[in-house]
RNA sequence: CAUGAAAAAGCCAACCCUGCCGCAAGACAGGGACGGAAAGCGGCGGAUCUUACCUCCUCACUCCUCAAAGAUGGCCGAGCUACCAAAG
Numbered sequence: 001c002a003u004g005a006a007a008a009a010g011c012c013a014a015c016c017c018u019g020c021c022g023c024a025a026g027a028c029a030g031g032g033a034c035g036g037a038a039a040g041c042g043g044c045g046g047a048u049c050u051u052a053c054c055u056c057c058u059c060a061c062u063c064c065u066c067a068a069a070g071a072u073g074g075c076c077g078a079g080c081u082a083c084c085a086a087a088g
Base pairs, nucleotide, nucleotide: 001088003085004084011036012035016031017030018029019028021026034074040080041079044077045076046075047072048071049070050069051068
């Protein structure tokens, strides 16, 4: 450098429960442990999901599309950084 076999030191924490924030998708804290070698960081590209109130339109409601705003980094890709280690 590349790679992730075994191990060690540690690290993170899905589902669920409780509290709390949000309209919602979801976030945060505690418990817990399905898993993870970047499940560390950042929404850059794709993907998926959500959108109350107000305004406008419509007799009213629903659906679809578009736009905008947002969510997921434990969906994929790319980017930055990082622990340990056998064979190469």

Model confidence (mean pLDDT): 79 of 100. This is a predicted structure of an 88-nucleotide RNA (c-di-GMP-I-GGC riboswitch aptamer) from Geoalkalibacter sp.